A computed fold for a 146-nucleotide RNA from a mouse gut metagenome, annotated as FMN riboswitch aptamer (RFN element).
RNAcentral holds the sequence, with entries from MGnify.
Its mean pLDDT, the model's own confidence on a scale to 100, is 76.
[in-house]
RNA sequence: UUUCAGGGCGAGGUGCAAUUCCUCACCGGCGGUAAAAAAAUUGCCGAUGCGAUUUUGAGUCCGCGAGCAGGGCAAAGGCGUAAAUCGCUCAGCCUUGUCGAUUCGGUGAAAUUCCGAAACCGACGGUAUAGUCCGGAUGAAAGAAA
Numbered sequence: 001u002u003u004c005a006g007g008g009c010g011a012g013g014u015g016c017a018a019u020u021c022c023u024c025a026c027c028g029g030c031g032g033u034a035a036a037a038a039a040a041u042u043g044c045c046g047a048u049g050c051g052a053u054u055u056u057g058a059g060u061c062c063g064c065g066a067g068c069a070g071g072g073c074a075a076a077g078g079c080g081u082a083a084a085u086c087g088c089u090c091a092g093c094c095u096u097g098u099c100g101a102u103u104c105g106g107u108g109a110a111a112u113u114c115c116g117a118a119a120c121c122g123a124c125g126g127u128a129u130a131g132u133c134c135g136g137a138u139g140a141a142a143g144a145a146a
Base pairs, nucleotide, nucleotide: 001146002145003144004143010024011023012022013021025132026131027122028121029064030063031062032061037056038055039054040053041052042051043050044049059120060119067098068097069096070095071094072093073092077089078088079087080086102118103117104116105115106114124135125134126133
């Protein structure tokens, strides 16, 4: 520098009205941590055995991102003004803060990561109260690849 970088309301009920409420359903960003297990490649071995490397591997652990709130700047733009270099506002930029949720049982030397079970969580604006619809967003970005 270029490219990429989020999934999910199906059924029934109530109601004038709900993908928003109720019952069931469904979804899980990025990096780290890692023991099983799986896959690929490969070595040894007359064994279906043993080993090596790589990859995958946590929504709830550690950290990050978006979002939200406050502050500062604002000589893009807009408004005020007769006109402004003045005042107000603001795209944007910087910065500070905030930012959800897990237990039990099993195995084991070791697991909030594996196996089993039962739970729990999910920005802002709109609208009959929304993780799943619409919108900011053909945006931004943790980061990944070349």